[in-house]
RNA sequence: UAUGCAGGCCGUUCUAUCGCUGUCUUGCGCAAGCAGGAGAGAGGAAAGUCCGGGCAACACAGAGCAUCCCACUUCCUAACAGGAAGGACCCUUCUUCGGAAGGGGACAGCAAGUGCCACAGAAAAUAACCACCAAACGCAAGAAUGGAAAGGGUGAAAAUGUGAGGUAAGAGCUCACGAUAAUAGUUGGCAACAAUUAUUAUGGGUAAACCUUGGGAGUUGAAAAACCAAAUAAACCGAAGCAUAAGAGCUGCUCGCUCAAUUUCGGAGGGUAGGUUGCUUGAGUUUUGCAGCAAUGCAAAAUCUAGAUAAAUGAUAGAACUCGACAGAACCCGGCUUACAGGCCUGCUUUUUUU
RNA sequence: GCACUCGUAGCUCAAUUGGAUAGAGCACCUGACUACGGAUCAGGAGGUUAAAGGUUCGACUCCUUUCGAGUGCA
Numbered sequence: 001u002a003u004g005c006a007g008g009c010c011g012u013u014c015u016a017u018c019g020c021u022g023u024c025u026u027g028c029g030c031a032a033g034c035a036g037g038a039g040a041g042a043g044g045a046a047a048g049u050c051c052g053g054g055c056a057a058c059a060c061a062g063a064g065c066a067u068c069c070c071a072c073u074u075c076c077u078a079a080c081a082g083g084a085a086g087g088a089c090c091c092u093u094c095u096u097c098g099g100a101a102g103g104g105g106a107c108a109g110c111a112a113g114u115g116c117c118a119c120a121g122a123a124a125a126u127a128a129c130c131a132c133c134a135a136a137c138g139c140a141a142g143a144a145u146g147g148a149a150a151g152g153g154u155g156a157a158a159a160u161g162u163g164a165g166g167u168a169a170g171a172g173c174u175c176a177c178g179a180u181a182a183u184a185g186u187u188g189g190c191a192a193c194a195a196u197u198a199u200u201a202u203g204g205g206u207a208a209a210c211c212u213u214g215g216g217a218g219u220u221g222a223a224a225a226a227c228c229a230a231a232u233a234a235a236c237c238g239a240a241g242c243a244u245a246a247g248a249g250c251u252g253c254u255c256g257c258u259c260a261a262u263u264u265c266g267g268a269g270g271g272u273a274g275g276u277u278g279c280u281u282g283a284g285u286u287u288u289g290c291a292g293c294a295a296u297g298c299a300a301a302a303u304c305u306a307g308a309u310a311a312a313u314g315a316u317a318g319a320a321c322u323c324g325a326c327a328g329a330a331c332c333c334g335g336c337u338u339a340c341a342g343g344c345c346u347g348c349u350u351u352u353u354u355u
Numbered sequence: 356g357c358a359c360u361c362g363u364a365g366c367u368c369a370a371u372u373g374g375a376u377a378g379a380g381c382a383c384c385u386g387a388c389u390a391c392g393g394a395u396c397a398g399g400a401g402g403u404u405a406a407a408g409g410u411u412c413g414a415c416u417c418c419u420u421u422c423g424a425g426u427g428c429a
Base pairs, nucleotide, nucleotide: 002350004348005347006346007345008344009343010342012320013319014318015317016316017315018314020041021040023038024037025036026035027034028033043326047337048336050335051334052333053332054331055221056220057219058218062255063254064253065252067217068216069215070214071213072086073085074084075083076082087107089104090103091102092101093100094099108212109211113210114209115206116205117204129152130151132147133146134145137142160178161177162176163175164174165173179202180201181200182199183198184197185196186195187194188193225277226276227275228274236267237266238265239264240263247259248258249257250256284303285302286301287300288299289298290297291296321324356428357427358426359425360424361423362422365381366380367379368378374412383399384398385397386396387395405421406420407419408418409417
């Protein structure tokens, strides 16, 4: 210098004129408003709506059931299924065979119960086809029956591996060295876990199958909700209800709670359909310092940066360069995921040139 | 804005709660029949099950994330 990988950041700029949406302000006007001035005006994803929270309403008093979600550890955080750091496990490469590097990492329990495991195979979890051993019977070949589970074959998966003893043949049946799991300890670590000791056991897989264990979730979402103004049908039809209680209502259900012929629910219909608040000062943004491996936190200073409602953020002219991608706020935040021309920075691998 | 459902051959639909090759009708192609066409008969082709990843021995089916289409709520 180039190439590739990983991570992070930015994501056209400037000037003038004319428009559009808010804010502040000056003059005129009783007011409606009119005429000026100043300053502001989409994103890293505003998107998908996949998680979590704020906020608001509902009689969320309370209890149980159902339903849904989560599942290694510690930390961060308002919270999370997010993030940081680490661990078990898996894959790839290299290796001096001790390990090293990189990537992934939905990871409680099948040793609680139930279900399922096609085809093949004797058998898919009360194993026995061939082969092995014993053997009634039989002249013999053979063989009723019994034993055992080491060998063969099938399969994705076949009952803890190797060796020795043992036996009629065999078998964790016994022993040695291992493997796996559970329990109890010791050491290191905050912990997951690792190393190690002892005892017991040998138990197929599957919980992104039902389920069990532990933890969590009240329901509905700005069309939430509060207020002002305007308008009207307290009419009509149907059902239930006059107090033990039936009945009606309340977020899925039950208990339970609430209601009282001036009640409640449903139906059809009539009227109105304008405005204000919610709405942007907030877990806010920027800079610096400190703490921490990091996510992040703390402190100080500075700063205010869209708020529309049929919905503004555009057009024209000129200039610059690398010639401009994906894409447009709608209550607000924190994440995740997806789309994206181009540029910059950091680390690592490989290659070339020079010293 | 919020909540939910679906996607299989060119078209319309299946696939028995995970088990193999994904099947049927219409349409398409080839041949037979006919003077020719239709109908009929025989045969054939056509699918990355919307996409990607994961769980599993095995995925149309289960899980996650996207893409597309549709429904409901004043």
Two RNAs folded together computationally: RNase P RNA and transfer RNA, 429 nucleotides in total. Model confidence (mean pLDDT): 75 of 100.